[in-house]
The RNA shown here (c-di-GMP-I riboswitch aptamer) has 88 nucleotides and comes from a Planctomycetota bacterium.
NCBI's taxonomy places the organism under Bacteria, Pseudomonadati, Planctomycetota.
The sequence was found by an Rfam model in a public genome assembly.
The prediction has a mean pLDDT of 87.
Of the family's consensus pairs, 95% are formed in the model.

RNA sequence: UCUCGAAAAAGGCAAACCCUGAGUGAUCGGGGGGCGCAAAGUAAAGGAUCUCUGUUAUAGUCGUGUUAGAGACAGCCUUACUGCCGAA
Numbered sequence: 001u002c003u004c005g006a007a008a009a010a011g012g013c014a015a016a017c018c019c020u021g022a023g024u025g026a027u028c029g030g031g032g033g034g035c036g037c038a039a040a041g042u043a044a045a046g047g048a049u050c051u052c053u054g055u056u057a058u059a060g061u062c063g064u065g066u067u068a069g070a071g072a073c074a075g076c077c078u079u080a081c082u083g084c085c086g087a088a
Stems, first nucleotide, its partner, number of pairs: 004086002012037002017032006035075001041081003045078003049072006056065003
C1' cells in the first nucleotide's frame, strides 16, 4: 500500500415517530428522537421501487394492464470516487 473487519481506540451518521417549512406528489430541509449502519460519506451511470402527466385496452366507476415523458430515491442492489483505525 492492497485485501479484510476486532468483545480495540477516537469518533461519525441517524430509522420509525413527533413538531415545523417546501412540493400536485413520491419526497426533501430544520429541530427533537435512536432503529440501526464499517462507508447509513459523495454521485442518478445501470437496474428495482415509488410519484406526476399523457396514450391505449378493459371496465358502470374507482382501478388494473400496455406504452411515452418528467421526477423521486444512495438506509434497495450494482457501479464510480473519496475516507478513520489497524487486531486476526